[in-house]
């Protein structure tokens, strides 16, 4: 860091340094000196890779990864579908696509 898969409405914090930003990106809306972001240690979710055991569903463990405010906080295109409304809008829902984050695979 390019591609391919799947998962994204659930779960999970305190301490110590640290000292003013964070939440990808735009617009909001939000957390934040009652201490941002970053390192540390400890905990703890979760089970994508592992493992034992069944070996068709699965079912435990917790080694490598991730993750522990907000639905991936909200927010993009299309299509449809209903309302409004009457020629260009708009609000709700839903499908699939983009964009991100995580893994496991490849170059």
């Nucleotide at each position: 860091u390019a591609c391919u898969u799947a998962u994204c409405a659930a779960g999970a914090a305190a301490g110590g340094c640290g000292g003013a930003g964070g939440g990808a990106a735009u617009g909001g809306c939000c957390c934040u000196g009652u201490g941002a972001a970053g390192c540390c240690u400890u905990a703890g979710c979760a089970a994508c890779c592992u493992g034992u055991c069944a070996c068709c569903c699965g079912a435990c463990a917790a080694g490598g990864u991730g993750c522990u405010a907000a639905u991936u906080c909200c927010u993009g295109a299309u299509c449809u579908a209903u309302g409004u409304a009457u020629u260009a809008a708009u609000a709700u829902a839903g499908a699939u696509c983009a964009a991100g984050a995580u893994a496991a695979g490849c170059g």
The prediction has a mean pLDDT of 83.
This is a predicted structure of a 107-nucleotide RNA (SAM riboswitch aptamer (S box leader)) from an uncultured Saprospiraceae bacterium.
The model forms 97% of the base pairs in the Rfam consensus.
It was read from a public genome assembly, where an Rfam model found it.